[in-house]
Context: one part of a larger RNA
RNA sequence: CUGGGCGUAAAGAGCGUUGAGGCGGUUCCGUAAGUUGGGCGUGAAAGCCCCGGGCUUAACCCGGGGAGGUCGUUCAAUACUGCGGGACUUGAGGGCAGCAGAGGGAGGCGGAAUUCCCGGUGUAGCGGUGAAAUGCGUAGAUAUCAAGAGGAACGCCAGAGGCGAAGGCGACUCGCUGGGCCUGACCUGACGCUGAGGUGCGAAAGCCAGGGGAGCGAACGGGAUUAGAUACCCCGGUAGUCCUGGCCCUAAACGAUGUCCACUAGGUCGGUGAGGUUCUAAUGCUUUGCUGGCCGAAACAAAAGCGUUAAGUGGACCGCCUGGGGAGUACGGUCGCAAGGCUAAAACUC
Numbered sequence: 001c002u003g004g005g006c007g008u009a010a011a012g013a014g015c016g017u018u019g020a021g022g023c024g025g026u027u028c029c030g031u032a033a034g035u036u037g038g039g040c041g042u043g044a045a046a047g048c049c050c051c052g053g054g055c056u057u058a059a060c061c062c063g064g065g066g067a068g069g070u071c072g073u074u075c076a077a078u079a080c081u082g083c084g085g086g087a088c089u090u091g092a093g094g095g096c097a098g099c100a101g102a103g104g105g106a107g108g109c110g111g112a113a114u115u116c117c118c119g120g121u122g123u124a125g126c127g128g129u130g131a132a133a134u135g136c137g138u139a140g141a142u143a144u145c146a147a148g149a150g151g152a153a154c155g156c157c158a159g160a161g162g163c164g165a166a167g168g169c170g171a172c173u174c175g176c177u178g179g180g181c182c183u184g185a186c187c188u189g190a191c192g193c194u195g196a197g198g199u200g201c202g203a204a205a206g207c208c209a210g211g212g213g214a215g216c217g218a219a220c221g222g223g224a225u226u227a228g229a230u231a232c233c234c235c236g237g238u239a240g241u242c243c244u245g246g247c248c249c250u251a252a253a254c255g256a257u258g259u260c261c262a263c264u265a266g267g268u269c270g271g272u273g274a275g276g277u278u279c280u281a282a283u284g285c286u287u288u289g290c291u292g293g294c295c296g297a298a299a300c301a302a303a304a305g306c307g308u309u310a311a312g313u314g315g316a317c318c319g320c321c322u323g324g325g326g327a328g329u330a331c332g333g334u335c336g337c338a339a340g341g342c343u344a345a346a347a348c349u350c
Base pairs, nucleotide, nucleotide: 003322004321005320006319008303012318014201015200016199017198018197021194022193023192025088026087027086028085029084030083031082033081034080035077036076037075038074039073040072041071042069048066049065050064051063052062053061054060091191092188093187094186098181099180103177104176107173108172110154115149116148119145120144121143125136126135162169163168206247207246208245209244210243211242215241216240220236221235222234223233258317259316260315261314262313263312266295267294268293269292270291271290272289273288274287275286276285277284300305323350324349325348332343333342334341335340
């Protein structure tokens, strides 16, 4: 330098965004750098290939010819690529008019329930389990009624439903704000795709500071079970779970499936637009887009399966894999308050 791969065998980075790089729509003119052809120059000798010859042959050696290049120069060609210029609208973006939504952050507010506190009624139990016990209760518990406090989460609606790039998002309400989709084809005129690196976001747990603390609950204490029981079950219970600010940056961060584009039978169910039609409406039928599923043609696949939401057929760009263990470890570097993260071997061994 190259091959084959990456849903489940090793392998898609957790997700976005963007400066470098790579790649790039239709058409015309120019140019001639890439590209192609000719001439000239050069490409030492040896080596390589062909022919001939010399050692008895071969190896080896000698002579002749040829090949050999990201090479130089000159002339020419112009399909494709590049470069310069002009034009275009289908890619991309914008404007107008609409639509759906737990998308985000901030404020306000509501009811149910648990717990605690106060008072009333009331009396001997309650609680818990497979069965019990620890525990709570005559200093009046459990149960029940009324009042109050506080924190956290939002039942039904709820759906194989919706939204978001991913993580994720679920009471109600107000204002702030991001994205998406549809209609028409008004504007810009290739403004695009990908993206080493950079940068931002990133569940839970964990960390720092300050608050908060109802329920739950690592650790811890106790009761059981058991041969034991550092558990599963029960009674308690601290951190934490919640809020504000700052860190951490991991995951079965999963569709175990990178992003984008084009193409390749259909059927059916759901969400949400736009249009047509049934005189109107309900409803139905139908056309067309986006979106969430299922079943399936061809194809693919080791199979199971996948199948217009591809794992099919092609293209662009990035990431990654290369037998198991050692090991996602050591060392070094770097980031972090720490925990640790990222990067990442070898000996040895099978």
A computed fold for a 350-nucleotide part of an RNA from an uncultured organism, annotated as small-subunit ribosomal RNA, central domain. Its Rfam family is "Bacterial small subunit ribosomal RNA". The coordinates come from a structure-prediction model, not an experiment, and the mean pLDDT is 87. The full RNA is in RNAcentral, with records from ENA, Greengenes and SILVA.